[in-house]
Context: one part of a larger RNA
RNA sequence: UGACGGGGGCCCGCACAAGCGGUGGAGCAUGUGGUUUAAUUCGAAGCAACGCGCAGAACCUUACCAUGCCUUGACAUCUGGAUCGCGGCCCGAGAGAUCGGGCUUUCAGUUCGGCUGGAUCCGAGACAGGUGCUGCAUGGCUGUCGUCAGCUCGUGUCGUGAGAUGUUGGGUUAAGUCCCGCAACGAGCGCAACCCUCGCCUUUAGUUGCCAGCAUUCAGUUGGGCACUCUAGAGGAACCGCCGGUGAUAAGCCGGAGGAAGGUGGGGAUGACGUCAAGUCCUCAUGGCCCUUACGGGAUGGGCUACACACGUGCUACAAUGGUGGUGACAAUGGGUUAAUCCCCAAAAGCCAUCUCAGUUCGGAUUGGGGUCUGCAACUCGACCCCAUGAAGUUGGAAUCGCUAGUAAUCGCGUAACAGCAUGACGCGGUGAAUACGUUCCCGGGCCUUGUACA
Numbered sequence: 001u002g003a004c005g006g007g008g009g010c011c012c013g014c015a016c017a018a019g020c021g022g023u024g025g026a027g028c029a030u031g032u033g034g035u036u037u038a039a040u041u042c043g044a045a046g047c048a049a050c051g052c053g054c055a056g057a058a059c060c061u062u063a064c065c066a067u068g069c070c071u072u073g074a075c076a077u078c079u080g081g082a083u084c085g086c087g088g089c090c091c092g093a094g095a096g097a098u099c100g101g102g103c104u105u106u107c108a109g110u111u112c113g114g115c116u117g118g119a120u121c122c123g124a125g126a127c128a129g130g131u132g133c134u135g136c137a138u139g140g141c142u143g144u145c146g147u148c149a150g151c152u153c154g155u156g157u158c159g160u161g162a163g164a165u166g167u168u169g170g171g172u173u174a175a176g177u178c179c180c181g182c183a184a185c186g187a188g189c190g191c192a193a194c195c196c197u198c199g200c201c202u203u204u205a206g207u208u209g210c211c212a213g214c215a216u217u218c219a220g221u222u223g224g225g226c227a228c229u230c231u232a233g234a235g236g237a238a239c240c241g242c243c244g245g246u247g248a249u250a251a252g253c254c255g256g257a258g259g260a261a262g263g264u265g266g267g268g269a270u271g272a273c274g275u276c277a278a279g280u281c282c283u284c285a286u287g288g289c290c291c292u293u294a295c296g297g298g299a300u301g302g303g304c305u306a307c308a309c310a311c312g313u314g315c316u317a318c319a320a321u322g323g324u325g326g327u328g329a330c331a332a333u334g335g336g337u338u339a340a341u342c343c344c345c346a347a348a349a350g351c352c353a354u355c356u357c358a359g360u361u362c363g364g365a366u367u368g369g370g371g372u373c374u375g376c377a378a379c380u381c382g383a384c385c386c387c388a389u390g391a392a393g394u395u396g397g398a399a400u401c402g403c404u405a406g407u408a409a410u411c412g413c414g415u416a417a418c419a420g421c422a423u424g425a426c427g428c429g430g431u432g433a434a435u436a437c438g439u440u441c442c443c444g445g446g447c448c449u450u451g452u453a454c455a
Stems, first nucleotide, its partner, number of pairs: 001455002003452003007449007015439002019403005026316008034307002042053002064302004069297002073127001077126002079123006087104007107117003129291002132289003138285002140280003143276001145274001150189006156165003169180003195268004200236007209226003214223002239262001242256005318396001322355006334344003362393001367388007409431007
């Protein structure tokens, strides 16, 4: 100087508390461990691995296994030779890769010289190739402490020195934010602001948007209009600016007015010096090592989907604040090649009827049968529909998670990737709460101080 303490002081955070809803019990989905297997490819491992890489494993993907094949190779450059096309079609063998045979087509420029370019094939070797190893050799990217308020430098001063000071102190703040003081005076990276978006107003512009008044129609349909809604550009608006109180006459804090919005207005993007030899050599790049008729390459089939079990994350439930039947409105994001024009477009809510507390008209697993779709192909191993079947489950032990407002909870909708496959991920809107006395305690963090046999 740090680090640590079941030392002290001050302060903060859904950290506790106060509340609401879950997980842990059931069935299923999904990931992981374990076991099994010819293979169940590999990585990720407390928080910060485990619906993670995977925005989608039937083949492909695919890296794994079995079998049967190739060896200058699926791909690149160079070199020698041959051909003039490359390509397309057919037949046979084969699981296919591949092998054998046949048909068709007959490159461009030209100084007419196999001269130039291009393409294909054959051979030889230089080389290719490797998702092989090392993330403890690395770059790049990322997680985490943590959007925590910190981390430093120049000059000066102090100290033999390591270092200190500044950055400590008194207040204050979300903040090393600001004020005051001070052997310090300044400065940098962070904080804040500048950026995007939502909320209010003005203005510009009215088509595909809108319709107040005037006509018209089944219908903003048409005439007309651009006031309103909306769209999308440019501006305005919030600054403790005003008033009162408080404070040291400061920074600020408390209350009030006005205001769409009030003290950072809500949300996002933005992540300092560093820590964890954190993660990734399987995105990519790359040093070294290793393989080179194989640890490379192409193919068929299988596997990644196994199943005494254990854990994580979810979905659906156990019902009457409900189920079922009928009726019944109202969205936004986004996508469709173009499209405010056309299309994809809600559900819960509400109303009526029924069920009457039961393993049930709850719950839907599992299984049998029949079909649809995608795709060469649904056996291993897809999704959906119909009929039948109707399991566990009656609110879940110890323990544990999320959330402070348009949030939690609840309801549906869209998108990416994708032939097909969503309870996942990322977005969108509808309905819409409860609680916070407080900081003693648990966890994490910041500042000062103290002890130390630790570095």